Predicted 3D model of a 147-nucleotide RNA (c-di-AMP riboswitch aptamer (ydaO/yuaA leader)) from a soil metagenome. Its mean pLDDT, the model's own confidence on a scale to 100, is 77. It matches the Rfam family "c-di-AMP riboswitch aptamer (ydaO/yuaA leader)". Rfam links the family to the GO terms cyclic-di-AMP binding and regulation of gene expression. About the family: This family represents a conserved RNA structure found upstream of the ydaO and yuaA genes in Bacillus subtilis and related genes in other bacteria. The ydaO/yuaA element is thought to act as a genetic 'off' switch for the ydaO and yuaA genes in its native state. It is believed that the element may be triggered during osmotic shock leading to activation of ydaO, a predicted amino acid transporter gene, and members of the yuaA-yubG operon which code for KtrA and KtrB K+ transporters.

[in-house]
RNA sequence: UGCCGAAUCCCGGCCGGCACACCGGUUGGGAGCGGAGGAACCGCAGGGAUCUUGCAGGUCCCCGGGGCGAAUCGGACAAAGAUCGGUCCGUAGCGCACCUCUUUCAGCGCGAGCCCGACAGCUAACUCCGCAGGCAACGGAAAGAGA
Numbered sequence: 001u002g003c004c005g006a007a008u009c010c011c012g013g014c015c016g017g018c019a020c021a022c023c024g025g026u027u028g029g030g031a032g033c034g035g036a037g038g039a040a041c042c043g044c045a046g047g048g049a050u051c052u053u054g055c056a057g058g059u060c061c062c063c064g065g066g067g068c069g070a071a072u073c074g075g076a077c078a079a080a081g082a083u084c085g086g087u088c089c090g091u092a093g094c095g096c097a098c099c100u101c102u103u104u105c106a107g108c109g110c111g112a113g114c115c116c117g118a119c120a121g122c123u124a125a126c127u128c129c130g131c132a133g134g135c136a137a138c139g140g141a142a143a144g145a146g147a
Stems, first nucleotide, its partner, number of pairs: 001136004008031010032131006042121001046062007064119001065116004073090005093110004099146007
């Protein structure tokens, strides 16, 4: 100076740096961005056993289910035999540079991880939560629109 990402900006108090400015830490608040829960309407209604007069409902057992995120799905190989968590090839999808956005061509990457804890469809009012972390080194071209 830029990139991924919601992860930015502003104001006040206290403490520290000699300290008015300024900087750092901490603690409150606001704006903005992002996420979750949450009516009606609509949608959905697993399998087995059992009870009740049928629909339907109750109870028990089995399989769980859900969220953030682009990060899903498939195949081959290897290993294990509840103790395996690996390697490779693809793939839905995602990202890539000097004003911004969209599109096209070319090229290069990602295609993870974490959380809730038997529980949540959508969802107005309303309620709650986050504002982290990690990178790059002279960086391809074209069209349109806007500023």